[in-house]
RNA sequence: UCGACAAAGGCAAACCCGGUGCGAACCGGGGACGCAAAGCCACGGAACCCACGAGGUCAGCCGGGCCGCCGAA
Numbered sequence: 001u002c003g004a005c006a007a008a009g010g011c012a013a014a015c016c017c018g019g020u021g022c023g024a025a026c027c028g029g030g031g032a033c034g035c036a037a038a039g040c041c042a043c044g045g046a047a048c049c050c051a052c053g054a055g056g057u058c059a060g061c062c063g064g065g066c067c068g069c070c071g072a073a
Base pairs, nucleotide, nucleotide: 002071003070010035011034015030016029017028018027019026020025033060039066040065041064043063044062045061047057048056049055
């Protein structure tokens, strides 16, 4: 660099329950559609929200940055 019908371990969409927030959405529990960075970071773009401000959400949309488990071809 690459990613097995390998092994160990990990995360957890929709939906449901409880909570927070005007909202996008987030947190905890249940639950698994998927994921080899579905680990972390709003730097660029997209999307979304608003109380429209020098505002916010989203890393499981794409790009970028940082860090990392396993080991066949």